[in-house]
């Protein structure tokens, strides 16, 4: 050093302006925003995880809470530079759980003061 348990603390961002309309941050123009690891070189779109949602199983208990497993899981191209980039530069695209709502939501409003890939640090045992 590394490896195992155990604990602390951290761990997600956005519709400005305008147009229709009884009514829309929800529809139209425009605007904005990008979680975590990993990739020879910096990723919303490449390669994995995480959240949403369901199913299933055990415990604990009588309606939820915890664990394990599962299903589900969105979207990029061209040209440049270089040893090396779907990650940088230049253009021009795409994509975003569910419920709620006088009107259809990535951007409000709720579950959630929740959870959670994961960081970062103490401990102790090994070594």
């Nucleotide at each position: 050093a590394g490896u195992u348990u155990u604990c602390u603390u951290c761990g997600g961002g956005g519709c400005a302006g305008g147009g229709u309309g009884a009514a829309a941050u929800u529809c139209c123009c425009u605007a904005c925003c990008g979680g975590c690891g990993g990739u020879u070189a910096c990723a919303g779109u490449c390669c994995g995880c995480g959240a949403c949602u369901c199913c299933u199983u055990u415990c604990u208990u009588u309606u939820u809470g915890a664990g394990a497993g599962g299903a589900c899981u969105g979207a990029u191209u061209u040209g440049g530079u270089g040893a090396a980039a779907u990650u940088c530069c230049a253009a021009a695209a795409c994509c975003g759980a569910c419920a709620g709502u006088u009107a259809a939501a990535g951007u409000c409003u709720g579950g959630a003061u929740g959870g959670g890939a994961g960081a970062a640090g103490a401990a102790a045992a090994u070594g």